[in-house]
């Protein structure tokens, strides 16, 4: 320097549920708590997934009203992938 996570030690995050609080929402922050996590450090670059607006076209006699390709802004790093730093400890 690589590859693994069967042992160590110091330790580290914190899922749901709950309370408070921010936001149209997705979803965030903070206490409680502990499902898990060797990158559950970081990054929205690729796909996914959600969320607001917008809306081609469909249904309709027609309005309304609903469904939605597509555009756009956003959220999710605990959905997978890349990128990127790194603890201990085996080989």
């Nucleotide at each position: 320097u690589u590859u693994c996570g069967u042992u160590c030690a110091g330790g580290g995050c914190a899922a749901a549920g709950u309370c408070a609080g921010a936001g149209a929402g997705a979803u965030c922050u903070g206490g409680c708590c502990a499902c898990g996590c060797a990158a559950a450090g970081c990054u929205a670059c690729g796909g996914g997934u959600c969320c607001a607006c917008u809306g081609a076209a469909g249904u309709c006699a027609a309005a309304a009203a609903u469904u939605a390709a597509g555009g756009u802004g956003g959220a999710u790093a605990g959905c997978c992938g890349g990128g990127u730093u790194g603890c201990c400890g085996a080989a």